Large-subunit ribosomal RNA, domain I from a Pseudomonadota bacterium, 596 nucleotides, folded computationally. The coordinates come from a structure-prediction model, not an experiment, and the mean pLDDT is 83.
Context: one part of a larger RNA
RNA sequence: GGCGUACGGUGGAUGCCUAGGCGCUAGGAGCCGACGAAGGACGCGGUAGGCUGCGAAAAGCCCCGGGGAGGAGCCAAACAUCCAGUGAUCCGGGGAUGUCCGAAUGGGGGAACCCACCAGCGGUCAUGCGCUGGUACCCAGGUCUGAACACAUAGGGCCUGUGGAGGGAACCGGGGGAACUGAAACAUCUAAGUACCCCGAGGAAGAGAAAGCAAAAGCGAGUCCCUGAGUAGCGGCGAGCGAAACGGGAUCAGCCCAAACCUCUGUGGUGGUAAAGCCCUGCAGCGUUGCCACAGGGGGGUAGCGGGACCCAUCUGACCGCGUGCAGGAGCGGUCGGGGAGUUACAAAGCCGGCGGUUAGCCGAACCGUUCUGGAAAGUACGGCCAGAGAAGGUAAUAGCCCUGUAGGCGAAAACCGACCGGCCUCCCGAUGGUGUUCCCAAGUAGCACGGGGCCCGAGGAAUCCCGUGUGAAUCUGCGAGGCCCACCUCGUAAGGCUAACUACUCCCUAGCGACCGAUAGUGAACCAGUACCGUGAGGGAAAGGUGAAAAGUACCCCGGGAGGGGAGUGAAAUAGUACCUGAAACCGUGCGCCU
Numbered sequence: 001g002g003c004g005u006a007c008g009g010u011g012g013a014u015g016c017c018u019a020g021g022c023g024c025u026a027g028g029a030g031c032c033g034a035c036g037a038a039g040g041a042c043g044c045g046g047u048a049g050g051c052u053g054c055g056a057a058a059a060g061c062c063c064c065g066g067g068g069a070g071g072a073g074c075c076a077a078a079c080a081u082c083c084a085g086u087g088a089u090c091c092g093g094g095g096a097u098g099u100c101c102g103a104a105u106g107g108g109g110g111a112a113c114c115c116a117c118c119a120g121c122g123g124u125c126a127u128g129c130g131c132u133g134g135u136a137c138c139c140a141g142g143u144c145u146g147a148a149c150a151c152a153u154a155g156g157g158c159c160u161g162u163g164g165a166g167g168g169a170a171c172c173g174g175g176g177g178a179a180c181u182g183a184a185a186c187a188u189c190u191a192a193g194u195a196c197c198c199c200g201a202g203g204a205a206g207a208g209a210a211a212g213c214a215a216a217a218g219c220g221a222g223u224c225c226c227u228g229a230g231u232a233g234c235g236g237c238g239a240g241c242g243a244a245a246c247g248g249g250a251u252c253a254g255c256c257c258a259a260a261c262c263u264c265u266g267u268g269g270u271g272g273u274a275a276a277g278c279c280c281u282g283c284a285g286c287g288u289u290g291c292c293a294c295a296g297g298g299g300g301g302u303a304g305c306g307g308g309a310c311c312c313a314u315c316u317g318a319c320c321g322c323g324u325g326c327a328g329g330a331g332c333g334g335u336c337g338g339g340g341a342g343u344u345a346c347a348a349a350g351c352c353g354g355c356g357g358u359u360a361g362c363c364g365a366a367c368c369g370u371u372c373u374g375g376a377a378a379g380u381a382c383g384g385c386c387a388g389a390g391a392a393g394g395u396a397a398u399a400g401c402c403c404u405g406u407a408g409g410c411g412a413a414a415a416c417c418g419a420c421c422g423g424c425c426u427c428c429c430g431a432u433g434g435u436g437u438u439c440c441c442a443a444g445u446a447g448c449a450c451g452g453g454g455c456c457c458g459a460g461g462a463a464u465c466c467c468g469u470g471u472g473a474a475u476c477u478g479c480g481a482g483g484c485c486c487a488c489c490u491c492g493u494a495a496g497g498c499u500a501a502c503u504a505c506u507c508c509c510u511a512g513c514g515a516c517c518g519a520u521a522g523u524g525a526a527c528c529a530g531u532a533c534c535g536u537g538a539g540g541g542a543a544a545g546g547u548g549a550a551a552a553g554u555a556c557c558c559c560g561g562g563a564g565g566g567g568a569g570u571g572a573a574a575u576a577g578u579a580c581c582u583g584a585a586a587c588c589g590u591g592c593g594c595c596u
Stems, first nucleotide, its partner, number of pairs: 001595009015581001016546002020517002022514007029506002031167002039101003042055003046079002049075003061095006070083003106115003116135007137164002139161007171202001172200005182189001186236001212219002223250004233241002254498003261299010277286002279329006304476001306441004310436001311434005317336006338429005350424005355418005361410003367383001369382002372379001384401002386390001392404003447471007457483001478493005533540002553580001556567004
């Protein structure tokens, strides 16, 4: 020195564990914000570093309810001082306070700072100073003013507004919009209208009551699922892309305007002594009445067996009132009666009560059984009991009957929610039939041309849908569609709007589940982690769990300056001693054996 073996050191694998994650299910909630959010800075404790909580009223204040004996949050003890059956700590509901920054909003600014003005109050002899409230911009409505330029308009002032502004995980609608890649290269194509950026909205969004499908038969808003179907198609007919109707289900809901016509108001035009007019008839009376145009308000009206307006006919409760005067008729309005409807669209505020639910909680069966092993009984053996409860967790080991619970049942002063019920309340109401070549039925629209986009559809025979430029109709004897186009036939009725449910998603709350992970795994993060650290910055981004049942965390003695150790003691165990469960290997030693 090597090999072997035994015992150690180092190291932290492995096993076991779980405080944390991951994925999902059901229900809830689906917004917060100028009444100042989200997120922060700085403070607040007797001693106070961090976390948590809170805000100069500062680990808290007030009220109401629950609860019932110990409390003054955690790391984390200790001392001091307090609170508590006159009910504390704790839990829930409501309220008060809430520095400074932040949309940040008095002005400024290098966030958490600097500097103001106005009103009121405090202080001072007075000024400086302090406190409270107010002072940003835009929009809408109202009102007062008011240029160039006479009226006017622009502009300005003031008042009102639970109007806006900013934040938010995914879902949704819209405006923009790649490339890698695939095509075994690559350009059309694909990836993909994806990623990404921007705008906007809601608890969902969008769509939605046929100018739709279909096919000789019919259906009857939209949305979502299954199917149709990898079909029909598209396609350097390559790669690849890829419908729809029918059928079956989920859920179901239908409505309001524009216009014609009537009427009122305003402005302009026309019309000048009576003429069109004043509901009709007759007489009297009035008259810038009337007529036309435009704008606004009210009524009316909403459709495809076309509808409506106008006109005609028939029928239709009671009472009161109105019309230039009188008489009759017609008409209109109000009240009552009758009928119907309603808070998600169809008109719109809600309120009260009931019922149900949410936000604290409460009750809840059965062995203080015996024996053995053990440090410890829940294990063993023996005996018993409950069960609408044998889910689970804990307790010194493996507990239905020890604890918390579980099945089942009960509960709210206050706040909130509800699609349920009732009431108050609110709103609506003439009907039927008929004639008409009278009027209306959404215009720079439809269509067309050219250029694009989007549809399964890549310009193709290319419809349908959308946009740009240009051109430019018709009103039901109208117009659109049925995949160029034309005819016939059939279907529908564009150019205004609203609409619940069925559908998508989960930052968040509650309950639960897992042939999900178990500390190099599972979130980056089980631990004071988006931390330490790196970077000018955008940004990147860790490592790090385990004594024991209980600290019982080794009094005392010895060596040592200490660290550390030896005794003693605790404990079942100390080779469980906080560098702490188990403690593999590499690596380093010591003893012994053999070889060189």
The organism belongs to Pseudomonadota, within Bacteria.